[in-house]
RNA sequence: GCGGGGUUCGUACACCGGUAGUAUGCUUCCUUCCCAAGGAGGAGAAACGAGUUCAAUUCUCGUACCCCGCU
Numbered sequence: 001g002c003g004g005g006g007u008u009c010g011u012a013c014a015c016c017g018g019u020a021g022u023a024u025g026c027u028u029c030c031u032u033c034c035c036a037a038g039g040a041g042g043a044g045a046a047a048c049g050a051g052u053u054c055a056a057u058u059c060u061c062g063u064a065c066c067c068c069g070c071u
Stems, first nucleotide, its partner, number of pairs: 001070007010024004018054001026042005047063005
């Protein structure tokens, strides 16, 4: 230099044009003599920019970073 893949709550992973979800962690309350366990609730995320579209996390392009391969 070329090609391919990836980037989503703190962490690990789903979802795939129309409300972004699960586990775990955090937190509030209940339960308990206390802790743990359990139950109910809450906050918390689409790398960045542009385009297409009525509507983009999703499609297209560019940029950044990470991984793999080739040279």